[in-house]
RNA sequence: UCUCGACAAAGGCAAACCCGUUGAAAAGCGGGGGCGCAAAUCCACCGGUCUAAGGGACUAUCCUAGGACAGCGGGGCUACCGAA
Repeated sequence: UCUCGACAAAGGCAAACCCGUUGAAAAGCGGGGGCGCAAAUCCACCGGUCUAAGGGACUAUCCUAGGACAGCGGGGCUACCGAA
């Protein structure tokens, strides 16, 4: 340095749910909470999933992402600690 990941040390993040707030929604953000996480840091590049305001259609409905998810998988970038 790379791989790897311990009943190690110091710390970190924070699911569901609740409150507030932004948003058409999915969802984001702040507070509480703590299911879990060794990249649960960051990036929508590939696949996937969610939403459908606007637009469109064969209009009780359906299609569509320049919206969203990195805690769905892959990939890229970066990073703390050091037993085996």